[in-house]
Description: The prediction has a mean pLDDT of 83. This is a predicted structure of a 74-nucleotide RNA (transfer RNA) from a Candidatus Kaiserbacteria bacterium.

RNA sequence: CGAGGCGUGGCGCAGUCUGGUAGCGCACCUGCUUAGGAUGUGGGGGGUCGGUGGUUCAAAUCCACCCGUCUCGA
Numbered sequence: 001c002g003a004g005g006c007g008u009g010g011c012g013c014a015g016u017c018u019g020g021u022a023g024c025g026c027a028c029c030u031g032c033u034u035a036g037g038a039u040g041u042g043g044g045g046g047g048u049c050g051g052u053g054g055u056u057c058a059a060a061u062c063c064a065c066c067c068g069u070c071u072c073g074a
Stems, first nucleotide, its partner, number of pairs: 001073007010026004020057001028044005050066005
């Protein structure tokens, strides 16, 4: 310098192809259970999707540029 993958709650991921109110597991808070804890079980809070712009009635999803990270090539 060129090509490609990835970036979504605290952590790990799905959702993108085929645009339509952002979800799962763990963690966290809380009720019950216990002498207390663990386990189990019920409930709850937390992200507007790496950034900016564009297309659209509507964008995590499509397009452009940029940033970070990883891999490959030179």
Source information:
Rfam family: tRNA. The family's RNA type in Rfam is transfer RNA.